[in-house]
């Protein structure tokens, strides 16, 4: 440098649920928790999901109100990709 994560060693990071704040919501942040994670580090331009305020078309004399699509809204702990790193082995 490169490849791997059998074992170890000091340390990280936090599902699910509380609680408190935002947010139509999905889902975020904070603090407790600790399911599991060898990049569960950062990025967010690929595909997948999840919402559906707001638009549009339906349908209704209108309006509300229903159905249906629709991301400008989220998720990276959905997969893929780029950028970077501890310890150990080989």
């Nucleotide at each position: 440098u490169u490849u791997u994560g059998u074992a170890a060693a000091g340390g990280g990071c936090a599902c699910a649920c509380u609680u408190a704040u935002c947010g139509a919501a999905a889902g975020a942040u904070a603090a407790g928790g600790u399911c599991g994670c060898a990049a569960a580090a950062c990025u967010g331009a690929g595909g997948g999901u999840c919402u559906a305020a707001g638009g549009u078309a339906u349908g209704u004399a209108u309006c509300g109100u229903a159905u249906a699509c629709u991301a400008u809204g989220a998720u990276u702990g959905c997969c893929a990709g780029a950028u970077u790193a501890c310890c150990a082995a080989a």
Description: Predicted 3D model of a 90-nucleotide RNA (c-di-GMP-I riboswitch aptamer) from Orenia metallireducens. Rfam family: c-di-GMP-I riboswitch aptamer. About the family: GEMM was predicted in a large-scale screen for bacterial structured RNA regulatory elements. Gene Ontology term of the family: cyclic-di-GMP binding. The organism belongs to Orenia, within Bacteria. RNAcentral holds the sequence, with entries from Rfam and Ribocentre. Model confidence (mean pLDDT): 80 of 100.